[in-house]
Context: one part of a larger RNA
RNA sequence: CUGGGCGUAAAGGGUUCGUAGGCGGUUGAAUAAGUUAGAUGUGAAAGCCCUGGGCUCAACCUAGGAAUUGCAUUUCGAACUGGCAGGCUAGAGUAUGGUAGAGGAAAGUGGAAUUUCCUGUGUAGCGGUGAAAUGCGUAGAUAUAGGAAGGAACACCAGUGGCGAAGGCGACUUACUGGACCAAUACUGACACUGAGGUGCGAAAGCGUGGGGAGCAAACGGGAUUAGAUCCCCCGGUAGUCCACGCCGUAAACGAUGUCUACUAGCCGUGUUGGGCGGGUUUCCGCUUAGUGGUGCAGCUAACGCAGUAAGUUGACCGCCUGGGGAGUACGGCCGCAAGGCUAAAACUC
Numbered sequence: 001c002u003g004g005g006c007g008u009a010a011a012g013g014g015u016u017c018g019u020a021g022g023c024g025g026u027u028g029a030a031u032a033a034g035u036u037a038g039a040u041g042u043g044a045a046a047g048c049c050c051u052g053g054g055c056u057c058a059a060c061c062u063a064g065g066a067a068u069u070g071c072a073u074u075u076c077g078a079a080c081u082g083g084c085a086g087g088c089u090a091g092a093g094u095a096u097g098g099u100a101g102a103g104g105a106a107a108g109u110g111g112a113a114u115u116u117c118c119u120g121u122g123u124a125g126c127g128g129u130g131a132a133a134u135g136c137g138u139a140g141a142u143a144u145a146g147g148a149a150g151g152a153a154c155a156c157c158a159g160u161g162g163c164g165a166a167g168g169c170g171a172c173u174u175a176c177u178g179g180a181c182c183a184a185u186a187c188u189g190a191c192a193c194u195g196a197g198g199u200g201c202g203a204a205a206g207c208g209u210g211g212g213g214a215g216c217a218a219a220c221g222g223g224a225u226u227a228g229a230u231c232c233c234c235c236g237g238u239a240g241u242c243c244a245c246g247c248c249g250u251a252a253a254c255g256a257u258g259u260c261u262a263c264u265a266g267c268c269g270u271g272u273u274g275g276g277c278g279g280g281u282u283u284c285c286g287c288u289u290a291g292u293g294g295u296g297c298a299g300c301u302a303a304c305g306c307a308g309u310a311a312g313u314u315g316a317c318c319g320c321c322u323g324g325g326g327a328g329u330a331c332g333g334c335c336g337c338a339a340g341g342c343u344a345a346a347a348c349u350c
C1' cells in the first nucleotide's frame, strides 16, 4: 500500500460544538481544470519480449521490430466531477400559534424521620448476634409525652414513564433560561453531513482554600469468629459524604453497538408517552406524526442473537484493531498542587 474487520473473539473515541480536510439536492446555459479521442515531439543505448542472422548447437554476439502504459504541445468532444454567473424547493433553517417534561442554574418555603439537648412520667435493664461479648444504663438509660437545635435526603405518586449530547436529573413555590415535538401557512434559498487538530461539558473517588457536620462511614480502636483472621459479623469512629470557589479528566463513562441519510412483511383489540386530523360524540373507532417497549418474517450472524430504535440493504465522513505475556508499562514529551492522566515502545519469552 492492498485486503479483512470493530454487540459478546483484538477493535466505536465518555460526550457536544466546530477549524482544516473529505463529501454534497434539483435545473437550463456557458467554461474546459479533471476527463475522452486523435496528431506531433520526446520517452538515450544496452537489457526484457518477438522475428531473423553469425560462431557445428547453446551460452554469447548481431540486425530489425515491439514495448517504454510517462511527459509536453496542439486539435476535436462535453455525459459526469470541478470552477464561474443565474434559477428552483423536496435537504437545512427562520417566523407565527400551541403541547409535554425529575432539562439547567438561582432564591425561598415545607413535612416525615434519624441524632443531640432541655423538661415530665417511669424503673432495671437496653442494645446487639448464628450464639455472644465489647458498648450504653441507678450520675436514672431503653420506652413514652412535650419543647428546642442542626444537618442531610425528599416516602407514597413512580411507570421496560418523562427530560437531557453524554455524565446525569425526583418535595413545593417563584422569577430567569436551553432544547424537543405538533399543526397550518409565509419566508431564506443548499446555507447541508462528517469532522484530524482544537474547544466546552464530564459519575464516583481524590486535591486546594474557607465554611458545615445529623445520619452513614474508608483509615483506626475494641469485641467476637478462627489453627491464624491484618476479612466476613458486632460496638465505636476520623477523613469523606454537604455548601461556595478552583483543580483533577478518569469508569463495566455499556445498548460493551460512532454520527448523518435513504429503503425493506407483520402483530401486541389504543403496548406505552407527547401532539394533530376525521367519524361518532358519554364510553369508542380509524388515520397521521415524534419518541420509547415487547414479539416476530425476510435478510444478516461462527453461534448467541439482531431484526423499521438493525447487528438487514446502501451512501458520506471520522475513530480504532492486527497472536498471548512483557504493558497501557519504560523512556521522552505535554498536562496536573499532588494523586496521576494523555501519547506510547523494545529486549526477552510462549
Base pairs, nucleotide, nucleotide: 004321005320006319007304008303012318014201015200017198021194022193025088026087027086031082033081034080037075038074039073040072041071042070049065050064051063052062053061054060091191092188093187094186095185096183097182098181099180103177104176106174107173108172109171110154115149116148117147118146119145120144121143125136126135162169163168206247207246208245209244210243211242215241216240220236221235222234223233258317259316260315262313263312266295267294268293271292272291273290274289275288276287277286278285279284299306300305323350324349325348332343333342334341335340

Small-subunit ribosomal RNA, central domain from an uncultured prokaryote, 350 nucleotides, folded computationally. Model confidence (mean pLDDT): 87 of 100. The full RNA is in RNAcentral, with records from ENA.